[in-house]
Molecule: Bacterial large signal recognition particle RNA
Organism: Actinomycetota bacterium
RNA sequence: CCGUGCUAGGCGGGGAGCCAGCGGUGCCCUGUACCCGCAAUCCGCUCUAGCGGGGCUGAAUCCCCGCCCGAGGCCCGGAUGGUCCGGGGCAGCUCUGGGCACGGAGCGUUGAUGGUCUGGUCCCACGUGACGUCGGUCCGCGAACCCGGUCAGAUCCGGAAGGAAGCAGCCGUAAGCGGUCGCCGGCGGGUGCCGUGGGUUCGCCUGGCCGGAGCUACCGAUCCAGGAGGCGCUCGAGUCGCCCGAGGUCGACGGCGGGUGCACGG
Numbered sequence: 001c002c003g004u005g006c007u008a009g010g011c012g013g014g015g016a017g018c019c020a021g022c023g024g025u026g027c028c029c030u031g032u033a034c035c036c037g038c039a040a041u042c043c044g045c046u047c048u049a050g051c052g053g054g055g056c057u058g059a060a061u062c063c064c065c066g067c068c069c070g071a072g073g074c075c076c077g078g079a080u081g082g083u084c085c086g087g088g089g090c091a092g093c094u095c096u097g098g099g100c101a102c103g104g105a106g107c108g109u110u111g112a113u114g115g116u117c118u119g120g121u122c123c124c125a126c127g128u129g130a131c132g133u134c135g136g137u138c139c140g141c142g143a144a145c146c147c148g149g150u151c152a153g154a155u156c157c158g159g160a161a162g163g164a165a166g167c168a169g170c171c172g173u174a175a176g177c178g179g180u181c182g183c184c185g186g187c188g189g190g191u192g193c194c195g196u197g198g199g200u201u202c203g204c205c206u207g208g209c210c211g212g213a214g215c216u217a218c219c220g221a222u223c224c225a226g227g228a229g230g231c232g233c234u235c236g237a238g239u240c241g242c243c244c245g246a247g248g249u250c251g252a253c254g255g256c257g258g259g260u261g262c263a264c265g266g
Base pairs, nucleotide, nucleotide: 001266002265003264004263005262006261009057010056011055012030013029014028015027020046021045022044023043024042034054035053036052037051038050063259064258065257066256067255068254072250073249074248075247076245077244078243080241081240082239083238085236086235087234088233090232092231093230095226096225097224098223099222102220103219104218105216106215107214114210115209116208117207119205120204121203122199123198124197125196126195127194128192129191131188132187133186134185135184136183137182138179139178140177141176147172148171149170150169155164156163157162
């Protein structure tokens, strides 16, 4: 130096998160680099840090170390925008309440505002009606016996004549039950475009009279209040996005350089 066979090692890595810590499954970024089983209300280990089983490769393009580059992730600080939550009635808008006849609109000599009178609405009483309820009247049914009348049969008294009590049946009724329109009476009120009388602070409606020109806050304008707390404004917290940084941290792929076994044979 070459060939053959082995072993170490390798057969992806990283970020955040979870964790006492280290890995894995899951998520994300790179990238293409075995298989099976376990695994997030977790699985397996313990600074030697996935566990168990199997396979391929294997001393260098492939393994190890250092440096460089740097995808990407996370954290910090500043600025800014969106969204959401909370605080502040805060010059304002809106809204609400109260004024006000300036504009509009409407009513008005077929008579405004106003004044006055009657009536109604409201309350009470009486009367009356409807309704509800109760009772009575009328009609009918209705008593084995303890209702009435008549009492077959049968029974009792009497010498007889004749009398007596009396079941069933029939007739009629009591209590009670039922009925049809009606009639009479009692009680009641969330009853009446009913009648009469009385009462009545204000308001409303209706009608009459006086009087003789305004009235209406409906829509705007305007004034006062700030009752409410929607918008706006402001302060603060959270979250998301974007920008900035001779801020931090980890860092794949890649590049450069270096390092690294054993045995046999030639």